[in-house]
RNA sequence: UAAGCAAGGCCGCCUUAUCGCUCUGCUGGCGUUACAGUCAGCGGGGAGGAAAGUCCGGGCAGCGCAGGGCAACGUACUUCCUAACGGGAAGGACCUUUGCUUAAGGUAAAGGGACAGCCAGUGCCACAGAAAAUAAACUACCCCACACGUUGGGGCAAAGGUGAAAAGGUGAGGUAAGAGCUCACCGACCGGGUGGUGACAUUCGGUGCGAGGUAAACCUUACGUGCUGAAAGGUCAAAUAGGCCCCAAUCCUGAGCGGCUCGUUCAAUUCCGGAAACGGAAUGUUGGGGCGGGUAGACUGAUUGAGCCGGCCAGUGAUGACCGGCCCAGAUAAAUGAUAAGGGCUCCGUUCAUUCGGGGAACAGAACCCGGCUUACAGGCAUGCUUAUUUU
RNA sequence: UCCUGCUUAGCUCAGUUGGUUAGAGCAUCUGACUGUUAAUCAGAGGGUCGCUGGUUCAAGUCCAGCAGCAGGAG
Numbered sequence: 001u002a003a004g005c006a007a008g009g010c011c012g013c014c015u016u017a018u019c020g021c022u023c024u025g026c027u028g029g030c031g032u033u034a035c036a037g038u039c040a041g042c043g044g045g046g047a048g049g050a051a052a053g054u055c056c057g058g059g060c061a062g063c064g065c066a067g068g069g070c071a072a073c074g075u076a077c078u079u080c081c082u083a084a085c086g087g088g089a090a091g092g093a094c095c096u097u098u099g100c101u102u103a104a105g106g107u108a109a110a111g112g113g114a115c116a117g118c119c120a121g122u123g124c125c126a127c128a129g130a131a132a133a134u135a136a137a138c139u140a141c142c143c144c145a146c147a148c149g150u151u152g153g154g155g156c157a158a159a160g161g162u163g164a165a166a167a168g169g170u171g172a173g174g175u176a177a178g179a180g181c182u183c184a185c186c187g188a189c190c191g192g193g194u195g196g197u198g199a200c201a202u203u204c205g206g207u208g209c210g211a212g213g214u215a216a217a218c219c220u221u222a223c224g225u226g227c228u229g230a231a232a233g234g235u236c237a238a239a240u241a242g243g244c245c246c247c248a249a250u251c252c253u254g255a256g257c258g259g260c261u262c263g264u265u266c267a268a269u270u271c272c273g274g275a276a277a278c279g280g281a282a283u284g285u286u287g288g289g290g291c292g293g294g295u296a297g298a299c300u301g302a303u304u305g306a307g308c309c310g311g312c313c314a315g316u317g318a319u320g321a322c323c324g325g326c327c328c329a330g331a332u333a334a335a336u337g338a339u340a341a342g343g344g345c346u347c348c349g350u351u352c353a354u355u356c357g358g359g360g361a362a363c364a365g366a367a368c369c370c371g372g373c374u375u376a377c378a379g380g381c382a383u384g385c386u387u388a389u390u391u392u
Numbered sequence: 393u394c395c396u397g398c399u400u401a402g403c404u405c406a407g408u409u410g411g412u413u414a415g416a417g418c419a420u421c422u423g424a425c426u427g428u429u430a431a432u433c434a435g436a437g438g439g440u441c442g443c444u445g446g447u448u449c450a451a452g453u454c455c456a457g458c459a460g461c462a463g464g465a466g
Base pairs, nucleotide, nucleotide: 001388002387003386004385005384007383009381010380011379013343014342015341016340017339018338019337021046022045023044024043025042026041027040028039029038030037048363052374053373055372056371057370058369059368060229061228062227063226072225073224074223075222076221077091078090079089080088081087092115094112095111096110097109098108099107100106101105116220117219121218122217123214124213125212138160139159141155142154143153144152145151146149168186169185170184171183172182173181187209188207189206190205191204192203193202194201195200233300234299235298236297243291244290245289246288247287248286249285250284253267254266255265256264257263258262268283269282270281271280272279273278307326308325309324310323311322313320314319345360346359347358348357349356393465394464395463396462397461398460399459402418403417404416405415411449420436421435422434423433424432442458443457444456445455446454
């Protein structure tokens, strides 16, 4: 320098002009009692890294809530970060690949993951295989017996075979043959010391080893979780129809008697007074006025926020503290666009030559806001690894 | 703005507490029956279990992500 691979990080078209859309400041006109509203001019702002999926967490709001337990759901190595999280950072143990090395094992580099507990209990482990978790014995091996065989009895669990998985591994001793049967080392488990905030590491002692896998099987342990969701919630409030109050008019709940421009008796219901007995008032219809709830509708919630940029300090890092500066979409059926010219990128053809001509430009569009995760994505930048070439 | 369910052969559906041959009906094809067709009888073929990854010895089934379809609330 070129090509390829890998993951994570950053960016993700630019400039000018004209015509629009939307929000907003100022000025002026129209409009109003005053607002609101509307028009014009000048100025300013106007999509994303994922605005997406709606998978987690929080803010905010309404409702609920003595305290405790059960259930349900979620999370799961350790420490830290954070408003919080199932997110992130650093670390630990484990696994895979490659190299070195070994009797097992160990060690270095790179990469990986939803990594509590099957030594709490229960369940499951097809087929094959003697046997799939209380161990057991097909072939083989060894011993004994005789009827000497394709026999019978016993021993063994090393070898063969099956399987995803076979009841610690290697070596030596030992034995009829064998076996943790015994010993050394390695591994496992139990207990202690030391180091570390901790996961854990390391070391000493003990136990021949009794403990296969599976919890993205039931389950156990620890921790956490009230429900709803911006169409939440709040404010103003038309018409119509209900409700309550006041005024006026009117044969005005039920039954009866008289009288017919009303009077009276009894009863029912509700309200007021009263300890009670009892007393008092009201009840329907029409018209007018007022009040209240509340629908349509309007406004708000709603864009100053765990905010952005720069500097500096603390920390391995996630992140945090301090100082200075900045204000950066707010629409509501939904604005953020179109055209022209030029530039950059890339593809095809062409050329001595990015010389000329033609084409292309991804994923995708805010809807209360924020922190993450996941998924989609043309192209570019820097980083790491491998290979090739050139120069020193 | 939210919530729930489904996806297995050309079509409609089964598939148990994960176990290894993934089935049924209709349709298709072949043969028989018939003078021929239909019906009937016998047989055969046809599946990346929506896609990707993971857990497990083993996945249609369990878990996660994605895609498509359907339904519901206000």
This is a predicted complex of two RNAs, RNase P RNA and transfer RNA, with 466 nucleotides together.
The prediction has a mean pLDDT of 76.